A computed fold for a 506-nucleotide part of an RNA from an uncultured Candidatus Berkelbacteria bacterium, annotated as large-subunit ribosomal RNA, domain I. Model confidence (mean pLDDT): 86 of 100. It was read from a public genome assembly. Rfam family: Bacterial large subunit ribosomal RNA.
Context: one part of a larger RNA
RNA sequence: CGCAUACGGUGGAUGCCUUGGCGACCACAGGCGAUGAAAGACGUGACAGCCUGCGAAAAGCUCCGGGGAGCUGGCAAAUAAGCCUUGAUCCGGAGAUCUCUGAAUGGGGAAACCCACCCGCAAGGGUAUUCCUUCCUGAAUCCAUAGGGAAGGGAGGCGAACCCGGGGAACUGAAACAUCUCAGUACCCGGAGGAACAGAAAUCAACCGAGAUUCCGUCAGUAGCGGCGAGCGAACGCGGAACAGCCAUCAGCAGCUAACCUUCAAGUUAGGAAAACGGUCUGGAAUGGCCGGCCACAGCGGGUGACAGCCCCGUAUCCAAAAACCCGAAGGCGAGACUAAGGCUGAAACAAGUAGGGCGGGGCACGUGAAACCCUGUCUGAACAUGGGGGGACCAUCCUCCAAGGCUAAAUACUCGUGGUCGACCGAUAGUGAACCAGUACCGUGAGGGAAAGGCGAAAAGAACCCCGGCGAGGGGAGUGAAAUAGACCCUGAAACCGUAUGCGU
Repeated sequence: CGCAUACGGUGGAUGCCUUGGCGACCACAGGCGAUGAAAGACGUGACAGCCUGCGAAAAGCUCCGGGGAGCUGGCAAAUAAGCCUUGAUCCGGAGAUCUCUGAAUGGGGAAACCCACCCGCAAGGGUAUUCCUUCCUGAAUCCAUAGGGAAGGGAGGCGAACCCGGGGAACUGAAACAUCUCAGUACCCGGAGGAACAGAAAUCAACCGAGAUUCCGUCAGUAGCGGCGAGCGAACGCGGAACAGCCAUCAGCAGCUAACCUUCAAGUUAGGAAAACGGUCUGGAAUGGCCGGCCACAGCGGGUGACAGCCCCGUAUCCAAAAACCCGAAGGCGAGACUAAGGCUGAAACAAGUAGGGCGGGGCACGUGAAACCCUGUCUGAACAUGGGGGGACCAUCCUCCAAGGCUAAAUACUCGUGGUCGACCGAUAGUGAACCAGUACCGUGAGGGAAAGGCGAAAAGAACCCCGGCGAGGGGAGUGAAAUAGACCCUGAAACCGUAUGCGU
């Protein structure tokens, strides 16, 4: 040094576990904000680093309800000082307070800072911009207008996706590439809602008829479009989901509804009641074995020293709200004034720089094509129901509809979020990047990038005391425990790698 065996060290695989994730389903909610949001800074505790909560009234204050014995949040124990059956802590509802930054709004600014003016004794309040309405004032310039000012009201910013609109790529594919494709996608901007958009035929159809819109299935990868390449790709019809139709201007009439009030009912935001087990054996421990019982509208689930219907929390079931919210029903109220919508009658109206056309583009599955239809930058430019549009060039016949004003629920899309339920989903190199104080540490000027890191035990019973040692580190006894080769570098503890002992070989 090698091999073998045994025992260790190191290491942290594997097994088991789960507080965290992932994916669904159902219901809810779908907004917050100048009454100052989202997001933060700084404070706030007896002692207080971080997290959480809160805001100079600062882990909290008031009221109303629930609840019923302990409490003064967590890491995190101890001490101190207190509170509490005259009902605390805690849970729900309503209110109060709510520093500074931030749309940030008195001015400034390198966010959380600096500096003002007006009213007021003070406390405190006001002073941004823009739009709308009303009013005051008021130039050149007579009237006026511009401008200046005041009052009242609105907006502004944030938010995961969904939606509508305005702009709008390239890589790529075409086996190169230019039309084309990717794609009206990504991205940017504006705007809205719980959905949005669309929507009550100047629609289709085909000589039969249908009867707003939206969504799904089919029609159909069909008809078509296409350097007829790559590719793109309908509609009619049919079957379903869901269904709803309306408005205006003037005059008159009637008086319903909403709103509002009362009562009632359902639901949401705390909760309450809730059945039934003992013995014995093993064991550290019984939920296990054996024996004998019981409940069940409850044998979902979790916990408890091993596997518990009957030990605990729960569960089936039943019950419950002072307050707030939400939805609905019934009744009431007054046509007297206003507001919003509506009913009946009569009158009136029924859309012009529009439709269409030329040129240039765009949208339609349709790339200019025989290219209808829709939109319009530019130039033009009708008719008036005895009229006009469409039926894929165009014309006639026929059929059908009535543009150039507007509103409209549901079926549809999505999930930042709340509650409940579930999983032939993961189980710590997995599952979110993040099970752990993670968008942290750290890296980067910045935009941005972005980790690692879970497990003693049933219970700390977390090792008093003694010894070696530096009043160490570490270890040996003792003690606890079922176990300490479970000792905090703590469950299990593989392999690589390193030792010790023995044997054999060299």